[in-house]
Context: one part of a larger RNA
RNA sequence: GGAUGAACGCUAGCGGCAGGCUUAAUACAUGCAAGACGAACGGUAAGUAGUGUAGCAAUACAUUGCCUAGAGUGUCGUACGGGUGCGUAACACGUAUGCAACCUACCUUGUACAGGGGUAUAGCUCGGGGAAACUCGAAUUAACCCCCCAUAAUAUCAUGGUGUGGCAUCACAUUAUGAUUAAAACUUCGGUGGUACAAGAUGGGCAUGCGUUUGAUUAGUUAGUUGGCAGUGUAAUGGACUACCAAGACGAUGAUCAAUAGGGGACCUGAGAGGGUGAUCCCCCACACUGGCACUGAGAUACGGGCCAGACUCCUACGGGAGGCAGCAGUAGGGAAUAUUGGACAAUGGGUGAGAGCCUGAUCCAGCCAUGCCGCGUGCAGGAAGAAGGCGUUAUGCGUUGUAAACUGCUUUUGCCAGGGGAUAAAAUGAGCGUGCGCGCUUAAUUGAAGGUACCUGGUGAAUAAGCCACGGCUAACUACGUGCCAGCAGCCGCGGUAAUACGUAGGUGGCAAGCGUUGUCC
Numbered sequence: 001g002g003a004u005g006a007a008c009g010c011u012a013g014c015g016g017c018a019g020g021c022u023u024a025a026u027a028c029a030u031g032c033a034a035g036a037c038g039a040a041c042g043g044u045a046a047g048u049a050g051u052g053u054a055g056c057a058a059u060a061c062a063u064u065g066c067c068u069a070g071a072g073u074g075u076c077g078u079a080c081g082g083g084u085g086c087g088u089a090a091c092a093c094g095u096a097u098g099c100a101a102c103c104u105a106c107c108u109u110g111u112a113c114a115g116g117g118g119u120a121u122a123g124c125u126c127g128g129g130g131a132a133a134c135u136c137g138a139a140u141u142a143a144c145c146c147c148c149c150a151u152a153a154u155a156u157c158a159u160g161g162u163g164u165g166g167c168a169u170c171a172c173a174u175u176a177u178g179a180u181u182a183a184a185a186c187u188u189c190g191g192u193g194g195u196a197c198a199a200g201a202u203g204g205g206c207a208u209g210c211g212u213u214u215g216a217u218u219a220g221u222u223a224g225u226u227g228g229c230a231g232u233g234u235a236a237u238g239g240a241c242u243a244c245c246a247a248g249a250c251g252a253u254g255a256u257c258a259a260u261a262g263g264g265g266a267c268c269u270g271a272g273a274g275g276g277u278g279a280u281c282c283c284c285c286a287c288a289c290u291g292g293c294a295c296u297g298a299g300a301u302a303c304g305g306g307c308c309a310g311a312c313u314c315c316u317a318c319g320g321g322a323g324g325c326a327g328c329a330g331u332a333g334g335g336a337a338u339a340u341u342g343g344a345c346a347a348u349g350g351g352u353g354a355g356a357g358c359c360u361g362a363u364c365c366a367g368c369c370a371u372g373c374c375g376c377g378u379g380c381a382g383g384a385a386g387a388a389g390g391c392g393u394u395a396u397g398c399g400u401u402g403u404a405a406a407c408u409g410c411u412u413u414u415g416c417c418a419g420g421g422g423a424u425a426a427a428a429u430g431a432g433c434g435u436g437c438g439c440g441c442u443u444a445a446u447u448g449a450a451g452g453u454a455c456c457u458g459g460u461g462a463a464u465a466a467g468c469c470a471c472g473g474c475u476a477a478c479u480a481c482g483u484g485c486c487a488g489c490a491g492c493c494g495c496g497g498u499a500a501u502a503c504g505u506a507g508g509u510g511g512c513a514a515g516c517g518u519u520g521u522c523c
Stems, first nucleotide, its partner, number of pairs: 001523004006519005013376006019369002021334001026332003030329003035076003040073002047066008083287003093211007102204002107200007115149004125138005155180011185192002213259003220250003225247004230242003262284004266277004289310005312323004340366001342365003348362001349360004379410004389401005415460006424450001430443005467512005472493003478507005488495002
């Protein structure tokens, strides 16, 4: 000098764009953050409009339309999106390869198919237990729930034949025989779904080469350890696991142990080589009160699912229960220190649905903070009686503040007032028509949180707007008074003991400027 997720002191007019718990992965009140589908299913409170029965009536009961709430079964989603950096020195990450050792819901393409039958169960009803959470029994009911039969191959398995190729286990193509295995309906009749196989796309899994902090005041380490054989298990390879056999395996090219740490793209600095960092944004990994475990599922060993144990908090009728903000706000605590318990789904994206739509603290916006970067303003021109005042002085005087002010003319960024005010949607979705398919055409009614904001025009009036630090040398900028090794200053050298340009104050001057200075950290 540059940089900063900064903090502190003094000061402060505006706008744009960014950023905002670096500490306690501490504990959390409250609200919201993941739901959708009635075009899968049984059913349906309340409301509303009728009808019937009983009754003088009020009313009660039954029933039919419309409208459908909340529960329940089922399907899809909840494995994404969002947060944090505890752990991890590791195939975690980066890069380059391999899988002849693998999986992939939704989506796309193609081929083939969907014929019969059955009994359960939630809900509802009745009854029991419990303070509650909830739970038990009986009877009964539906489905795209579940089960059985049929059909079936380029699927799977077994046994063979032929050919081609390679990288060792082998792979691929073709062919024969036998065995095994599927399905679901709904509909506004337009469609939407279902089953099997093949291929694609996407996403993942596994393995390997190289790279990846410090310590030898850590030198030996290892028993599933190293390899083999046979199995188990997995989507798949493998001591991943089990039994048996052998005695190996790693290490001064630093094993093991200890400490520290998420990795990268990148960012800061530097002429570069390097050094430092890993905030925001993007990719990957790990974690979700602590530890362990599996279930469901295409996918999890699952932040807002489950079970067990533990710590903590809360409720309790003392028998037993409930909970997990490292989601968005917010609270307490810690700290030098870091924001609103805001608006909207208008756009983009996601889930679901045939769709309208619904949900979305993702996202888009607004609020707070000079935290940073950038931009603008606080006027411009003239004006010497060189005014007054201040300060200095060699003191009737002179110097300086200083064209500075006053005064005259001008302008109106900004501010205030008034008026206008587009784009983000010439949208999309819906309906109709056309098309082999992408899609195209036509058409009705709408939809903007930000926000009456940005921006534009007019009016008004210099009007609403300057501080901070320094002035001995390094280092741009000097005098007076006070103090008297005191009070104090200080980054280094050093100042101060009676004429201090170094302390304090004043005037003047220099630097930067809505900031300035100090402190911390890095180059």
Molecule: small-subunit ribosomal RNA, 5' domain
Organism: metagenome